């Protein structure tokens, strides 16, 4: 310097679950707790993939009007579901 991350050391982050906010929901933020994590730092204004559907479409009987129920759509949201990217450390 290169690989690797099994152990070191100095930090670091925090699922679920309660508890308050905020939102139509997904789920976000703060608190409280650690199940994990070597990128569990950052992107969701342009790749997959995933959860929501307030709003809009589209649907009938029967001339109309409406449009609950269903069914579709991201423009909403996930980076702890893959990826792009940028980076600590120096034990072997």
């Nucleotide at each position: 310097a290169a690989u690797a991350g099994a152990u070191a050391a100095g930090g670091g982050c925090a699922a679920a679950g309660c508890c308050a906010u905020u939102g139509a929901a997904a789920a976000a933020u703060g608190g409280u707790g650690a199940c994990g994590c070597a990128a569990a730092g950052c992107u969701a204004g342009a790749g997959g993939g995933a959860c929501u559907a307030a709003a809009g479409g589209c649907c009938a009987a029967u001339u109309u009007u409406a449009g609950c129920a269903g069914c579709c759509u991201a423009u909403g949201u996930c980076a702890g579901c893959c990826a792009g990217u940028u980076g600590c450390c120096g034990u072997a």
Molecule: c-di-GMP-I riboswitch aptamer
Organism: Aquibacillus halophilus